[in-house]
Molecule: Bacterial RNase P class A
Organism: Actinomycetes bacterium
RNA sequence: UGAGGCGGCUGGGCGACCGCGCCGGGUGACCGGUGAGGAAAGUCGGGGCUCCACGGGCAGGGUGCUCGCGAGAGGCGAGUCGCGGUGACGUGCAGGAGAGUGCCACAGAGAACAGACCGCCCGCAGCCCUUCGGGACUGUGGGCAAGGGUGAAACGGUGCGGUAAGAGCGCACCAGCGUCCCGGGUGACCGGGGCGGCUUGGUAAACCCCACCCGGAGCAAGAUCAAAGUCGGGAGACGCCCGUUGGUCCUUCGGGACCCUCCCGGGGUGGAUCGCUCAGAUGGAUGGUCGCCACCCCUCUGCGGAGGGGUACAGAACCCCGCUUACAGGCCGCCUCACCAU
Numbered sequence: 001u002g003a004g005g006c007g008g009c010u011g012g013g014c015g016a017c018c019g020c021g022c023c024g025g026g027u028g029a030c031c032g033g034u035g036a037g038g039a040a041a042g043u044c045g046g047g048g049c050u051c052c053a054c055g056g057g058c059a060g061g062g063u064g065c066u067c068g069c070g071a072g073a074g075g076c077g078a079g080u081c082g083c084g085g086u087g088a089c090g091u092g093c094a095g096g097a098g099a100g101u102g103c104c105a106c107a108g109a110g111a112a113c114a115g116a117c118c119g120c121c122c123g124c125a126g127c128c129c130u131u132c133g134g135g136a137c138u139g140u141g142g143g144c145a146a147g148g149g150u151g152a153a154a155c156g157g158u159g160c161g162g163u164a165a166g167a168g169c170g171c172a173c174c175a176g177c178g179u180c181c182c183g184g185g186u187g188a189c190c191g192g193g194g195c196g197g198c199u200u201g202g203u204a205a206a207c208c209c210c211a212c213c214c215g216g217a218g219c220a221a222g223a224u225c226a227a228a229g230u231c232g233g234g235a236g237a238c239g240c241c242c243g244u245u246g247g248u249c250c251u252u253c254g255g256g257a258c259c260c261u262c263c264c265g266g267g268g269u270g271g272a273u274c275g276c277u278c279a280g281a282u283g284g285a286u287g288g289u290c291g292c293c294a295c296c297c298c299u300c301u302g303c304g305g306a307g308g309g310g311u312a313c314a315g316a317a318c319c320c321c322g323c324u325u326a327c328a329g330g331c332c333g334c335c336u337c338a339c340c341a342u
Base pairs, nucleotide, nucleotide: 001338002337003336004335005334006333007332008331009330010329012293013292014291015290016289017288018287020035021034022033023032024031025030037313041324042323044322045321046320047319048318049218050217051216052215060214061213062212063211064210065079066078067077068076069075080094081092082091083090084089095209096208100207101206102203103202104201117148118147119144120143121142122141123140124139125138126137128135129134156174157173158172159171160170161169175199177196178195179194180193181192182191183190184189222274223273224272225271230266231265232264233263234262235261236260246259247258248257249256250255294311295310296309297308298307299306300305
């Protein structure tokens, strides 16, 4: 210098005028103070709070490497392992396939305790050729899995020996699996060594198994007060006067039915208040106009400027902790790779 990786911050400023919510002061006119975000968003996870339910099991759902933090979480931090990148770094629904069951499309001979299409080798028969050693072809009976071919995957890889041809058939090394030991680490795990049979595929975002966790609904939760109407009960003269002890009807004269007025009680509708907050509304305020400045773009230019346009995503509604998603422009820090110079 160029190309990249990671993290953090910011998210227009000042002034004037007109408005809005809340709080305080004032008899009042009015005055003063205060008023959105990093995500207020999506409403995804967890919790507070509220109401309901509450015996146990099964079923169902969620989470799934390790350690730490945390009230908790499907959160965060640091690591391990796998994969990608030269690297900084990114990324992962990362338990179990020596419990059981299922599945593995197409292609291919064969896809799980598999298989023989081409091929290689041996025997026999026929036929042809021959330099008489043998060779080619066809059929048939066997052996093999090295080579070819299919596939995402073909039952370890390379080499030597071995063999009729071959094969972990034998051996050496390597890979993988199991097991034992040593060293490091809290741990996931890492490094090293010995032995074994020679090799025993994949899939659990298939059933399943294992471990841990999970009651439901949600602030329109819910609580309080409480018109009208309704249900139940009671009273109707008794301060004074009058009077037929509210009115109407029935009566066996004891009383009963219905209606009126008032009182008490029940439940709780309309409604109100609380829940509701150092923003705190309760049909929901946080807005609008103008001027100057800042940044970006376009046009003109006499290079001094002038004119026009734009400045994101988005806006609380019970609160808190997280996650995810959106975001014009600007700023800062750390790190990597390549090249050049000293």